[in-house]
Molecule: small-subunit ribosomal RNA
Organism: Dehalococcoidia bacterium
RNA sequence: UUUCUGGAGAGUUUGAUCCUGGCUCAGGAUAAACGCUGGCGGCGUGCCUAACGCAUGCAAGUCGAACGAAGCCUUCGGGCUGAGUGGCGGACGGGUGAGUAACACGUAGGAACCUGCCUGGGAGUGGGGGACAACUCCGCGAAAGCGGGGCUAAUACCGCAUACGGUCUACGGACCAAAGCCUUCGGGCGCUCUCAGAGGGGCCUGCGGCGGAUUAGCUUGUUGGUGGGGUAACGGCCUACCAAGGCGACGAUCCGUAGCUGGUCUGAGAGGAUGGCCAGCCACACUGGGACUGAGACACGGCCCAGACUCCUACGGGAGGCAGCAGCGAGGAAUUUUCCGCAAUGGGCGAAAGCCCUGACGAACAACGCCGCGUGGGGAAGAAGGCCCUCGAGUUGUAAACCCCUGUUGCGAGGAAAGAUCGGUACACCUCGCGAGGAAGCCACGGCUUCACAUUGCCAGCAGCCGCGGUAAUACGUAGGUGGCAAGCGUUGUCCGGAUUUACUGGGCGUAAAGCGCGCGCAGGCGGGGACUGGUCAGUCUGGGGUGAAAUCUCACGGCUUAACCGUGAGGGGUCCCUGGAUACUGCCGGUCUUGAGGGGCUCCAGAGGAGUGUGGAAUUCCGGGUGUAGUGGUGGAAUGCGUAGAUAUCCGGAGGAGGAACACCAGUGGCGAAAGCGGCACUCUGGGGGCAACCUGACGCUGAGGCGCGAAAGCGUGGGGAGCGAACCGGAUUAGAUACCCGGAGUAGUCCACGCCGUAAACGAUGAGUACUAGUUGUCGGGGGGUAUCGACCCCUCGGUAACAAAGCUAACGCGAUAAGUACUCCGCCUGGGGACUACGGCCGCAAGGCUAAAACUCAAGGAAUUGACGGGGGCCCGCACAAGCAGCGGAGCGUGCGGUUUAAUUCGAAGCAGCGCAGCGAAGAACACCGGGAAGCGCGAGCAUGGCGGGGACAGCCGGUGAAAGUCGGUCUCCCUUCGGGGUCCCGUCGCAGAUGCUGCAUGGCCGUCGUCAGCUCGUGCCGUGAGGUGUUGGGUUAAGUCCCGCAACGGGCGCAGCAGCCCCUGUCGUCAGUUGUAUUUUCCUGGCGAGACUGCCCGUGAGAACCGGGAGGAAGGUGGGGAUGACGUCAGGUCAGCAUGGCUCUUACGUCCUGGGCCACUCGCACGCUACAAUGGGCAGUACAGACCGUUGCGAAACCGCGAGGUUGAGCUAAUCGGACAAAGCUGUCCUCAGUUCGGAUUGCAGGCUGCAACCCGCCUGCAUGAAGCCGGAGUUGCUAGUAACCGCAGGUCAGCCAUACUGCGGUGAAUACGUUCCCGGGCCUUGUACACACCGCCCGUCACGUCAUGGGAGCCGGCAACACCUGAAGUCGUUGAGCCAACCCGCAAGGGAGGCAGACGCCCAAGGUGGGGCUGGUGACUGGGACGAAGUCGUAACAAGGUAGCCGUAGCGGAAGCUGCGGCUGGAUCACCUCCUUU
Repeated sequence: UUUCUGGAGAGUUUGAUCCUGGCUCAGGAUAAACGCUGGCGGCGUGCCUAACGCAUGCAAGUCGAACGAAGCCUUCGGGCUGAGUGGCGGACGGGUGAGUAACACGUAGGAACCUGCCUGGGAGUGGGGGACAACUCCGCGAAAGCGGGGCUAAUACCGCAUACGGUCUACGGACCAAAGCCUUCGGGCGCUCUCAGAGGGGCCUGCGGCGGAUUAGCUUGUUGGUGGGGUAACGGCCUACCAAGGCGACGAUCCGUAGCUGGUCUGAGAGGAUGGCCAGCCACACUGGGACUGAGACACGGCCCAGACUCCUACGGGAGGCAGCAGCGAGGAAUUUUCCGCAAUGGGCGAAAGCCCUGACGAACAACGCCGCGUGGGGAAGAAGGCCCUCGAGUUGUAAACCCCUGUUGCGAGGAAAGAUCGGUACACCUCGCGAGGAAGCCACGGCUUCACAUUGCCAGCAGCCGCGGUAAUACGUAGGUGGCAAGCGUUGUCCGGAUUUACUGGGCGUAAAGCGCGCGCAGGCGGGGACUGGUCAGUCUGGGGUGAAAUCUCACGGCUUAACCGUGAGGGGUCCCUGGAUACUGCCGGUCUUGAGGGGCUCCAGAGGAGUGUGGAAUUCCGGGUGUAGUGGUGGAAUGCGUAGAUAUCCGGAGGAGGAACACCAGUGGCGAAAGCGGCACUCUGGGGGCAACCUGACGCUGAGGCGCGAAAGCGUGGGGAGCGAACCGGAUUAGAUACCCGGAGUAGUCCACGCCGUAAACGAUGAGUACUAGUUGUCGGGGGGUAUCGACCCCUCGGUAACAAAGCUAACGCGAUAAGUACUCCGCCUGGGGACUACGGCCGCAAGGCUAAAACUCAAGGAAUUGACGGGGGCCCGCACAAGCAGCGGAGCGUGCGGUUUAAUUCGAAGCAGCGCAGCGAAGAACACCGGGAAGCGCGAGCAUGGCGGGGACAGCCGGUGAAAGUCGGUCUCCCUUCGGGGUCCCGUCGCAGAUGCUGCAUGGCCGUCGUCAGCUCGUGCCGUGAGGUGUUGGGUUAAGUCCCGCAACGGGCGCAGCAGCCCCUGUCGUCAGUUGUAUUUUCCUGGCGAGACUGCCCGUGAGAACCGGGAGGAAGGUGGGGAUGACGUCAGGUCAGCAUGGCUCUUACGUCCUGGGCCACUCGCACGCUACAAUGGGCAGUACAGACCGUUGCGAAACCGCGAGGUUGAGCUAAUCGGACAAAGCUGUCCUCAGUUCGGAUUGCAGGCUGCAACCCGCCUGCAUGAAGCCGGAGUUGCUAGUAACCGCAGGUCAGCCAUACUGCGGUGAAUACGUUCCCGGGCCUUGUACACACCGCCCGUCACGUCAUGGGAGCCGGCAACACCUGAAGUCGUUGAGCCAACCCGCAAGGGAGGCAGACGCCCAAGGUGGGGCUGGUGACUGGGACGAAGUCGUAACAAGGUAGCCGUAGCGGAAGCUGCGGCUGGAUCACCUCCUUU
């Protein structure tokens, strides 16, 4: 500069992430159908299924100017009708898509052909003859129809003549036509022969367009030739003979499917799908076969035959073919009128017509599609109603009402320029009038992809995928609102797209699906390394020409008011054909070279490379002998076993023996080999490789579908061999079981050898072969060269192997990284979601086991890598009264209390491992509540209570009486305050809104609490790393009670926790100081309260890294957090509580509310938990005697005194409390009795008598006295608490409270221990790391048998069909051939008879449709029974796998077993952990 106008994604695997991969959605389209709805017009489209069967009508006739008769009319000229003869047309037009995988179609070519009507040219049209229909007569038949005799015309038929031309030819010649009719007399239309054209048709060829190889071989007229026949024409098209060919992995044959194309739909395109309407071609016309006629047919509305079916029949015989138009039945989800007309367009006949025919064509019906139009405009007090609501409002919404405006359509009337010649009827068109009138629905609203209320309650239902619904559903159904589209809207089916998900454009194969176990190599593909070089021009590029029908498509312009639709022009469209040119590259042919490749040389080199033969020592076992005695062996521990008939152990030396198998050390991420694989030593034979030098050949190369060979272990066959080991097997253990793991076996096959099979493995580097290129570093094996050097040795370079890091690059990541998974090229193999399925069927191979190849139905949402957690019968480090060391207990008894269970009218309810059970709820009980009985009508705006409206009242209360168990109810009595006089307040009655509920949901909630856990953790900002989840920080080295602190570090800081505060809190221990009532003491004190000091690893020594810190010490009342408390991170447990309270929703409302009375929660065979008291002498009884702290008290504590044995009583001082009281603390101490006993232990139980509280102690209180005196003599398995003022023992107080079942709880003081070696183990926890198939997170996940149900499928004695061949039999019609004694007008001979030529019937033959018989092939359906498979909420048995999954797992193979599975042999790491070895890095 020119050209091009063209490409969107989302959901779903996970706790999250990236990738792989499938499934699904949004778009467009449709000959559609279904649901709901429906005003108008234009243009299109309309049996996709049964090529199933069809009633009825119509769809092909026409010509009287070819012909004769008959009838009618006649103006006698003729005219009309039309059966028949004759001509042309019925081969077009119209339908359908069955068949067909083919020269059928498309495209481009070709040569051996035909052609009526049409066009052009040439020539001719002379002269004769004999018939047959119609008609008439006779006969047969039900009919359809047929036969015989007789008459007749022609443009019907037949000779003769002529031959421009044509055909044949032996080149001399021979043969071949014709028709007339009309006329205005000019001519016109015809006829015959022929040449040419146009258009049409037949034939041949290249190329192109479906699936299956689980179809691999097919073919005998088959392939070719010669002669003959046949055709319009070439040709095995047919026939005779000859030859033996032809086709096929570039897919023949067979099977399945299918009309092909222009085009159509989709797509950015490349492609994919499709072939309805329209157009071209083909095929078909009830099924199959056949020919006739004809220019043309093997003929949709013609003929013959066979078959099936339908109809008629007098049973003898006949008729028919809607895949023409309409229509009917049937099938189906589904597809129209038995219409009108030839007015237009087109066709047939005709000389022509104003003519005839035309279901071609135009019209009707259907929202089936596309296109266009309408259903109105204005109108805010934002009315009413609806919905919702936080009750304020919001929304429906200019929507309605209302107003006037307009007139598409509609209704009414009129008109005639164009389509279109007639008509003015219908549509359309034009003009006028009327009048908002008659005209809106459907779907959706969880995400993709747009919202709130009520109903329902895993029901009913929805769903395209993910998924919704179990009482708060934007997801179900309805109403409201909103959105989308709109005379339509949704749904379903199908196709393309998205899907780069078959990848040409444009994918992959280490671990996701995917590299053949390895090699050799035919075909094929690809290729050279090049200087080159020459030729050719096939590919390739380019110019020109031809064709690629029209329609469609694109663009431009135009016509219907617009559009759809239509017209004109241009463009576009092929892997096509012909022709000219170019020659770089590729191909082909030829020449030359050497680096690829190969060969030779250096008697160069290394090596478990292969095969065979021989041989050696160590060890095991057995046999023999000696010594020797009671055990041995084996295991986690045992047992079976062996052994007194002598085992095990030990010896047999320079000879105890036998036999088989394997070769220690060397030995090494060492070597060799293609892989499998190969290991003592020696010999023989033999393959491959490396190095050096650069002698020869001259591209000889690479790869490699099929093919061939090799191929661990196991296994198979035959024959040997058999020491050890050792599937199966037997026994012993273990265990719930143990068909296992462990042990024993005098243990079989096998392992070994020879020969032959098998042909598979995690045959792995899970990585095909080859070539080239692309930083480094290090080790090691084999070889070569150089340097320094005295030999060892060291250094450098290089070739070929092998191994470890690593750059770039690649990768989803992990990782790979010159030995590539990098960058490129070539060839081969393989993949396309998981399961079903390394399967079935079929085929091939195998002796078998089995191998190779390899589906479908059905069903599901797999997979890889990495991340964070959680977990592990993984590892490391570290804590805790976790264990251990101790002390006291519990578990046994009696009693108390709680819970379970049981019972009951009720035994109200909740809590359930730790973290329910002397816990909580009022305070645990009662006489109160939630519970139960009763209140034969309790109450009914309510028991107490909140607030409001309306109406009425004068109080209510109190008192008295009746009734009642009470609540209650009835009656009587008594009657209010303020006032501005309007009324207001309080109260009562009635009524209406409402109250009330310990009714439900703690899984709708708030609040509060428990728990992990006072464990040390949990996070954020910015930066950095990673595609990302995420990581880093927070890991590491030390240290701490501590993520406490220090050091290091791609991190630097912050927060919640930890710890702590000078700068939060309390108690306690020391001191100072101030104050001191009601406290205390009299020398400073004690006590109470306030203020202050003190402790910080501050000081010293040591250790450590001159760190943090740790160990020791000094001082100090106190030392490393001094002791104790309060304080509880992010979060976990849908933990607990709707019954403390609050609260959403639901439920009850003369009751699930409320009141009263009585009962129950206290029941009692039993089980569990927590306690009390004991079992006694470290004790018990009695007597005496000492010392606290904290707390409480006015309807309260209650002194003293008196009474009572006592509980208590009487009375009442003092005290609203440092004042008074509760209040004597107890253990202790002193003295005394008891002396080991069911007791002077122990106190349960029971009796009697009392006291106190309270309305009331019966169920069911506490206390006192006397009497009674039970179990129990220290507690099985197991289990709890505690590390110092702690445990243990001892009492005191308080709350609650009339009283108290308190032995509980919360506090207070008194006396006052023992032990901790240590972290292996149990439990809980923290950090790092590792594995994982877990993520509801190991109380996880998950495998297989069995049982039940459903579904699809394989096998199956068979049974029933379908298809195409084959063999044989029979063989219609018909062509052809032969024959033709019967029959025959035209021509010839003949007077005639007759004969000839020619033909016909008939017969025979070839072929052949259908049919019959037979054995096979392929395929479908079905089948007792049977095999596995998939799915299903809870079934049974075990526990195989995932962690070291508790025996590491897996692969191949073999045996065994209810099942997963186990065991043997060989292999793999896709095994954890510890140790060792080797290598690497750092020091």